RNA sequence: GGGCAGUUAGUUCAGUGGUAGAACGGUCGCCUUACACGCGACAGGUCGUAGGUUCAAUCCCUACACUGCCCA
Numbered sequence: 001g002g003g004c005a006g007u008u009a010g011u012u013c014a015g016u017g018g019u020a021g022a023a024c025g026g027u028c029g030c031c032u033u034a035c036a037c038g039c040g041a042c043a044g045g046u047c048g049u050a051g052g053u054u055c056a057a058u059c060c061c062u063a064c065a066c067u068g069c070c071c072a
Stems, first nucleotide, its partner, number of pairs: 001071007010024004018055001026042005048064005
């Protein structure tokens, strides 16, 4: 320098046009003599950045940034 994949909650990941979810983790409550386990509730997200398309973009298009892999 070229090619491919990825970037979404604290972590691991879903979601592929119609106002974003799960598990684990966190907080609170119940339970227990107490802890753990279990049960319930709650909080937590400018969906990497900037443009474009569209009535509407996490999703489609372009550029850039970062991470990983391959080639030279």
Molecule: transfer RNA
Organism: Candidatus Yanofskybacteria bacterium